[in-house]
RNA sequence: GGGCCGAGGGGAGAUGGCAUACCUCCCGAAAUCGCUGCGCCAGCGGCUGAUGAUGCCUGCUUUGCG
Repeated sequence: GGGCCGAGGGGAGAUGGCAUACCUCCCGAAAUCGCUGCGCCAGCGGCUGAUGAUGCCUGCUUUGCG
């Protein structure tokens, strides 16, 4: 100096925040950056969801009451 493994730690999981004794993944660069139709490409349309999952808050939408 290089490779592998382990521990600890850090990070990510299609739109915000907090919590979780939970899940998956990544770690010196990666994990990650939704689905779908048309189109040679470029590009042009359509659809669901603020969660990875759960709870709460905020935002958005619908309905009812005051």
Overview:
A computed fold for a 66-nucleotide RNA from a Pseudomonadota bacterium, annotated as Fluoride riboswitch aptamer (crcB RNA motif). Lineage of the source: Bacteria > Pseudomonadati > Pseudomonadota. The prediction has a mean pLDDT of 76.